[in-house]
Molecule: c-di-GMP-I-GGC riboswitch aptamer
Organism: Actinomycetes bacterium
RNA sequence: AGCGAAAAGGGCAAACCCGCCGCGAGGUGGGGACGCAAAGCCACGGGACCGAGACGGUCAGCCGGGCUGCCGAAC
Numbered sequence: 001a002g003c004g005a006a007a008a009g010g011g012c013a014a015a016c017c018c019g020c021c022g023c024g025a026g027g028u029g030g031g032g033a034c035g036c037a038a039a040g041c042c043a044c045g046g047g048a049c050c051g052a053g054a055c056g057g058u059c060a061g062c063c064g065g066g067c068u069g070c071c072g073a074a075c
Base pairs, nucleotide, nucleotide: 002075003072004071011036012035016031017030018029019028020027021026034061040067041066042065044064045063046062047059048058049057050056
């Protein structure tokens, strides 16, 4: 460094419910845990979604990619 344990200490939090924001996708706070070793951050490529449409948006928990990061068994 790769890697990722029926390890330790911690972390995040899907669906669903409630408040608020948004036309909407969705966001956000609280409750709640299906899961997650980057489920931390970034719309760069693909993709999905919203929107009458935009040279407009949303999703990082769809897949790549980039940046950053805790722990340390085996290999």